[in-house]
RNA sequence: GCCACAAUAGCUCAGUUGGUAGAGCACCGCUCUUGUAAAGCGGCGGUCAUCGGUUCGAGUCCGAUUUGUGGCU
Numbered sequence: 001g002c003c004a005c006a007a008u009a010g011c012u013c014a015g016u017u018g019g020u021a022g023a024g025c026a027c028c029g030c031u032c033u034u035g036u037a038a039a040g041c042g043g044c045g046g047u048c049a050u051c052g053g054u055u056c057g058a059g060u061c062c063g064a065u066u067u068g069u070g071g072c073u
Base pairs, nucleotide, nucleotide: 001072002071003070004069005068006067007066010025011024012023013022019056027043028042029041030040031039049065050064051063052062053061
């Protein structure tokens, strides 16, 4: 230098044919317990890497950029 893949909650990851974004863990509160843990219930938490385009509508499609991983030279 070229090619492919990845980037979504604090962490690990889903998200179907484009139709208003979810789970587990963590955190907070409550119940239970003499107390703690465990268990149950509820809650909080998102500029979907950045910029632009297409579309009535984009996490999803298109282009560029950034970062990371792997491969080729």

This is a predicted structure of a 73-nucleotide RNA (transfer RNA) from a Phototrophicaceae bacterium. The prediction has a mean pLDDT of 82. Rfam family: tRNA. Rfam classes the family as a transfer RNA. About the family: Transfer RNA (tRNA) molecules are approximately 80 nucleotides in length. Rfam links the family to the GO term triplet codon-amino acid adaptor activity.